Predicted 3D model of a 76-nucleotide RNA (c-di-GMP-I riboswitch aptamer).
RNA sequence: UGCGAAAAAAGGCAAAACAAGUGAAAACUUGUCACGCAAAGCUAUAGGGCCUGUAAAAUGGCAGCCAGUUACCAAC
Numbered sequence: 001u002g003c004g005a006a007a008a009a010a011g012g013c014a015a016a017a018c019a020a021g022u023g024a025a026a027a028c029u030u031g032u033c034a035c036g037c038a039a040a041g042c043u044a045u046a047g048g049g050c051c052u053g054u055a056a057a058a059u060g061g062c063a064g065c066c067a068g069u070u071a072c073c074a075a076c
Stems, first nucleotide, its partner, number of pairs: 002076001012037002017032006035064001041069003047066002049062003
């Protein structure tokens, strides 16, 4: 440097549900919790896709769908 098998250390994230709040909705925020995650870190007007909404249309959302990008450890 490449690859990413298994495991370990330090540290990390937090599905669903419930409670409170915001929102037209999708969904989001906080708390409890722990389904899982080696990128479940970051990127959402100009990669694709999905959801809401509409007569049509995102200028509303989703990064825990693919993707782009950065990074800990690490057999070989």

It was read from a public genome assembly, where an Rfam model found it.
The prediction has a mean pLDDT of 78.
Its Rfam family is "c-di-GMP-I riboswitch aptamer". Rfam links the family to the GO term cyclic-di-GMP binding.